């Protein structure tokens, strides 16, 4: 360095339910674990959503859909 063990420690928390915030997609606190080896961070590409819009297109969401950047614990055997 690479690889992710029926490992150890720490760690993050989907449906759901809740309260608050948003027209909306959604987020945020709490509850609560299906899952995770980047399910840290970044909306840069696509994908997907939502909201104006006759449309063209605009403006947003979404990093737990797929790549790109990027920083990083721990780590047996090969």
């Nucleotide at each position: 360095c690479c690889u992710g063990a029926g490992a150890a420690a720490a760690c993050c928390a989907a449906a759901c339910c809740u309260a608050c915030c948003g027209u909306g997609a959604g987020g945020u606190g709490g509850g609560g674990a299906c899952g995770g080896a980047a399910a840290g961070c970044u909306a840069c590409g696509g994908a997907u959503c939502u909201u104006u819009u006759c449309a063209u297109a605009a403006a947003g969401a979404c990093a737990g859909c797929c790549g790109g950047g990027u920083u990083a614990c721990c780590u047996c055997a090969a």

Description
A computed fold for a 78-nucleotide RNA from Candidatus Vecturithrix granuli, annotated as c-di-GMP-I-GGC riboswitch aptamer. The coordinates come from a structure-prediction model, not an experiment, and the mean pLDDT is 84. Taxonomically the source falls in Candidatus Vecturithrix (Bacteria, Candidatus Moduliflexota, Candidatus Vecturitrichia, Candidatus Vecturitrichaceae). It matches the Rfam family "c-di-GMP-I-GGC riboswitch aptamer". Gene Ontology term of the family: cyclic-di-GMP binding.